[in-house]
RNA sequence: GCCUCCAUAGCUCAAUGGAUAGAGCUGGUCCGUCCUAAGGACAAAAUGUGGGUUCGAUUCCUGCUGGGGGCA
Numbered sequence: 001g002c003c004u005c006c007a008u009a010g011c012u013c014a015a016u017g018g019a020u021a022g023a024g025c026u027g028g029u030c031c032g033u034c035c036u037a038a039g040g041a042c043a044a045a046a047u048g049u050g051g052g053u054u055c056g057a058u059u060c061c062u063g064c065u066g067g068g069g070g071c072a
Base pairs, nucleotide, nucleotide: 001071002070003069004068005067006066007065010025011024012023013022018055028042029041030040031039048064049063050062051061052060
């Protein structure tokens, strides 16, 4: 330099172009207990970035950024 894959919550992962973007774990508050723990309840928390297509984009196209793999 070229090809290819990936980027969603603190972490690991879902989401056929369509309803309020969900789940597990961690962390928080509360219940629980003499105190812890187990267990339970609740809340908070995310689509890398700029454009395009579309009635509608996490999803499709594209520039950029970052990362993995391959070729040279």
The RNA shown here (transfer RNA) has 72 nucleotides and comes from a Candidatus Moraniibacteriota bacterium. Taxonomically the source falls in Candidatus Moraniibacteriota (Bacteria, Bacteria candidate phyla). The RNAcentral record of the sequence draws on ENA. It matches the Rfam family "tRNA". Rfam describes the family as follows. Transfer RNA (tRNA) molecules are approximately 80 nucleotides in length. Gene Ontology term of the family: triplet codon-amino acid adaptor activity. The family has 954 seed sequences and 5,335,975 matches in Rfam 15.1. Its mean pLDDT, the model's own confidence on a scale to 100, is 81.